[in-house]
Predicted 3D model of a 72-nucleotide RNA (transfer RNA) from Arenibaculum pallidiluteum. NCBI's taxonomy places the organism under Bacteria, Pseudomonadota, Rhodospirillales, Azospirillaceae, Arenibaculum. It was read from a public genome assembly. The coordinates come from a structure-prediction model, not an experiment, and the mean pLDDT is 85. Rfam family: tRNA. Its family is annotated with triplet codon-amino acid adaptor activity in the Gene Ontology.
């Protein structure tokens, strides 16, 4: 330097136009002599940065970073 494919909670991913999700973690309470498991509860978000389109963007379209992965 081309070509895909990716970036959404602390972490692994969901969601692909109409107020943001799960699961795991994190608090807090029950429970236990304590811890763990278990159970209630309760925390979570500039949806990677700009700009366009749109009545409305995580979602589409540009461009810029970044990170696999392929070809050279």
């Nucleotide at each position: 330097g081309g070509g895909c494919g990716g970036u959404u909670a602390g972490c692994u991913c969901a969601g692909c136009g109409g107020u943001a999700g799960a699961g795991c973690g994190g608090c807090g309470g029950c429970u236990u002599u304590a811890c763990a498991c278990g159970c209630c509860g309760u925390u979570g978000g500039u949806c990677g940065g700009g700009g366009g389109u749109u009545c409305g963007a995580u979602c589409c379209c540009c461009u810029c970073a970044c990170c696999g992965c392929c070809c050279a």